[in-house]
Context: one part of a larger RNA
Molecule: large-subunit ribosomal RNA, domain V
Organism: Patescibacteria group bacterium
RNA sequence: CCUGCAGCUAGACGGAAAGACCCCGGGAGCUUUACUGUAUCCAGAUAUUGAAUCUUGGUUUUAGAUGCGUAGUGUAGAGGGUAGACUUUGAAAUCUCGUUUUCGGAUGAGGUGGAGUCGCCAAUGAAACACCCUUCUUCUAUUGCCUUUGUUCUAACCAUAUUUUAUAUAUGAAACAGUUUCUGGUGGUCAGUUUAAGUGGGGCACUUGCCUCCUAAAGAGUAGUGGAGGCGUCUAAAGGUCAGCUAGGCACGGAUGGAAAUCGUGCUUAUAGGGCAAAGCUAAAUGCUGGCUUUACUGCAAGACGGAUAUGUCGCGCAGUUACGAAAGUAGAGCUUAGUGAACCGACUGUGGUUAGUAGAACCGCAGAAGAUUAUCAACUAAAAGUUACCCCGGGGAUAACAGGCUAGUCGGGCCCGCGAGUUCACAUCAACGGCUCGGUUCGGCACCUCGAUGUCGGCUCAUCACAUCCUGGAGGUGGAGAAGCUUCCAAGGGUUUGGCUGUUCGCCAAUUAAAGUGAUACGUGAGCUGGGUUCAGACCGUCGUGAGACAGGUUGGUCCCUAUCUACUGCAGG
Numbered sequence: 001c002c003u004g005c006a007g008c009u010a011g012a013c014g015g016a017a018a019g020a021c022c023c024c025g026g027g028a029g030c031u032u033u034a035c036u037g038u039a040u041c042c043a044g045a046u047a048u049u050g051a052a053u054c055u056u057g058g059u060u061u062u063a064g065a066u067g068c069g070u071a072g073u074g075u076a077g078a079g080g081g082u083a084g085a086c087u088u089u090g091a092a093a094u095c096u097c098g099u100u101u102u103c104g105g106a107u108g109a110g111g112u113g114g115a116g117u118c119g120c121c122a123a124u125g126a127a128a129c130a131c132c133c134u135u136c137u138u139c140u141a142u143u144g145c146c147u148u149u150g151u152u153c154u155a156a157c158c159a160u161a162u163u164u165u166a167u168a169u170a171u172g173a174a175a176c177a178g179u180u181u182c183u184g185g186u187g188g189u190c191a192g193u194u195u196a197a198g199u200g201g202g203g204c205a206c207u208u209g210c211c212u213c214c215u216a217a218a219g220a221g222u223a224g225u226g227g228a229g230g231c232g233u234c235u236a237a238a239g240g241u242c243a244g245c246u247a248g249g250c251a252c253g254g255a256u257g258g259a260a261a262u263c264g265u266g267c268u269u270a271u272a273g274g275g276c277a278a279a280g281c282u283a284a285a286u287g288c289u290g291g292c293u294u295u296a297c298u299g300c301a302a303g304a305c306g307g308a309u310a311u312g313u314c315g316c317g318c319a320g321u322u323a324c325g326a327a328a329g330u331a332g333a334g335c336u337u338a339g340u341g342a343a344c345c346g347a348c349u350g351u352g353g354u355u356a357g358u359a360g361a362a363c364c365g366c367a368g369a370a371g372a373u374u375a376u377c378a379a380c381u382a383a384a385a386g387u388u389a390c391c392c393c394g395g396g397g398a399u400a401a402c403a404g405g406c407u408a409g410u411c412g413g414g415c416c417c418g419c420g421a422g423u424u425c426a427c428a429u430c431a432a433c434g435g436c437u438c439g440g441u442u443c444g445g446c447a448c449c450u451c452g453a454u455g456u457c458g459g460c461u462c463a464u465c466a467c468a469u470c471c472u473g474g475a476g477g478u479g480g481a482g483a484a485g486c487u488u489c490c491a492a493g494g495g496u497u498u499g500g501c502u503g504u505u506c507g508c509c510a511a512u513u514a515a516a517g518u519g520a521u522a523c524g525u526g527a528g529c530u531g532g533g534u535u536c537a538g539a540c541c542g543u544c545g546u547g548a549g550a551c552a553g554g555u556u557g558g559u560c561c562c563u564a565u566c567u568a569c570u571g572c573a574g575g
Base pairs, nucleotide, nucleotide: 001575002574003573004572005571006570007569010567011566012565014562015561022396023395024394025393026392027391028388029387030386031385034193035192036191037190041185042184043183044182045181047179048178050153051152052151053150057146058145059144062141063140064139065138067136077135078134079133080132081131084118085117086116093112094111095110096109097108098107099106100105158172159171160170161169162168196208197207198206205225209231210230211229212228213227214226215224232377233275234334235333239293240292241291242290243289244288245287247271248268249267250266251265252264253263273282274281276339278337279336280335297320298319299318300317303314304313305312309378322331323330324329345371348368349367350366351365352364353363403450404448405446406445407444409443411439412438413437414436415435416434420430421429457532458530459529460528462524463521464520465519466518467517470495471494472493473490474489475488476487477486478485497511498510499509500508501507538556539555540554541553542551543550544549
């Protein structure tokens, strides 16, 4: 070295199970003040469903009464006619009893009485309940209808008992209950669903349309959770036209007057103003002031810009009708770029159609048209939130957690400079502010292999390596007297403890030691062990949540599979 046998398990990102964590798509279970329905329940109406009486309110017929601002005989409802009306069929006055009242009176019935009483005339906005007609307010009585409440009845309907099954009778209850239909409410009881996307993983936060600038690389365009800001309007003048005017700043001078008010001179081309953001533009003004006005028009539109499309933008010119201007001319809103929303539906207006007995209405067509934070702004539905550790399926290393990789902000080490400390003295020792590097042990960033699986902390066992050396060895310096130290250089041969607490690594404590090193090895090592922690299903507490449930909060419990083919390694045997 080859072969065989017996072992071991470091590797074959070993085997097993299309990862259960995470994300994306789909589903399901559960919850609720998500949405829409719905069983149940409640109330009303209706049919089955009838009778009598009392009562509340409304309306109607008839009769009767009722009406007070001030002035004024005085309690004048309104309008009209008329000069007379009532009275032995009993006037004034007085007495008694009612009704009403603004307490003054008005009015009705009866008794006594026996002939008058009231109006026209003066005052008043309006003239006589003297008389007649119509009518209003309020009240009383009455009639009809409707409505409401309570009570009673019996014959529907219902229950019980007996006897019989065509059912009948008795008792109770009773127009209620029960049942039908309609309407309103309640309603996770049950059901169907919804619960956005972007995102240096997802969630939380934020954003989502339009305008301006930069990034943008001198045409246009150009991404990012890149850097800055605005808009979801306003104006009847801040529009049109004609005419006129020039701002702002600085210097000097000038009463009150000051840094800034108003006045004068000079310099300055724009620094000013332009309703509002920014950019561009702007003095022959697009800025400021005044006069007259409504073109902030109707019907079109050559030709262009822009653009995937759909939207969007500019506009010569023609016809009509206007405004301003002497005219030429200018004007189809605003210095420009934001100030916004497709279809469907459609109040309303105009106009037309006529169709179900007639008239009307309804309805429909055409031309307009208000109504959207449809703001997730090219807009899904008229209408919509959560939870899952009880979970499931399809996928993803297109995307997170472990490990690796890249990077090196953070971290650890070295060197340079040397403010300063060190009594003096930068450099025995320490070292600020800075600079240059190395490492790849921390926390991160990226998301490159792996989601048809690379098992995750600590311990046990067994270790191998680096040296930036903890001890032992050899040296230099010292603020090294000696001893003990401090610091630097060389050096990896060997070594580097035992206990208590905690799942702990770490740490603290105790006792030793020459010393109780720092790291790497998939934070070495689970096809070697363990399973205390973390991280399924049960359960408890606190907190949060209406709830289902949730919590790098705590607590208790909780299945760790593999017979070794190859490589590697160990032992033995043979060649």